The RNA shown here (transfer RNA) has 74 nucleotides and comes from a Patescibacteria group bacterium. The prediction has a mean pLDDT of 81.
């Protein structure tokens, strides 16, 4: 070069054959519990789904094209 996978919350990944309101652990923060602290428990903040454009009534999710990372081949 050329071929493959990946990009979703701070951090690790789910989300499928296009329509429930985009989710889990983890951390954070405020509460409960304690003498404090840890553990436990309940709640909350936090995402425009890498950028751009196309299809479609409706797109994280299907098509280009660009950027990033890993991998593979001379």
């Nucleotide at each position: 070069g050329c071929c493959c996978c990946c990009g979703u919350a701070g951090c690790u990944c789910a989300g499928c054959g296009g329509a429930u309101u985009a989710g889990a652990g983890c951390g954070u923060u405020g509460g409960a519990u304690u003498c404090c602290g840890g553990u436990u428990c309940c709640a909350a903040a936090g995402g425009c789904c890498a950028c751009a454009g196309g299809u479609u009534c409706a797109a994280g999710u299907c098509c280009u094209g660009u950027c990033g990372g890993g991998g593979g081949u001379a």
It matches the Rfam family "tRNA". By type it is a transfer RNA. It was read from a public genome assembly. Lineage of the source: Bacteria > Bacteria candidate phyla.